[in-house]
């Protein structure tokens, strides 16, 4: 100084309604079976504590791991 955001990789930083997408998972179609393809589902309040603000992943402090 940089980074840490669902099981795993990852978007989104001039703050702003429901936190993106991809793999995996779960049901379902499809197939003789499985896979591959098609659909639909669940699942992170963003390392952690605090602060500013109407509102914070998101800006400020500490403090943690790489």
């Nucleotide at each position: 100084g940089g980074c840490g955001u669902g099981g795993c990789c990852a978007a989104g930083u001039u703050g702003g309604u429901u936190a993106a997408g991809g793999c995996g998972c779960c049901a379902g179609g499809u197939u003789g079976u499985g896979g591959u393809c098609c659909u639909g589902g669940a699942g992170a309040u963003c390392g952690u504590g605090g602060g500013u603000u109407c509102g914070a992943a998101u800006c400020c402090c500490a403090u943690c791991g790489c």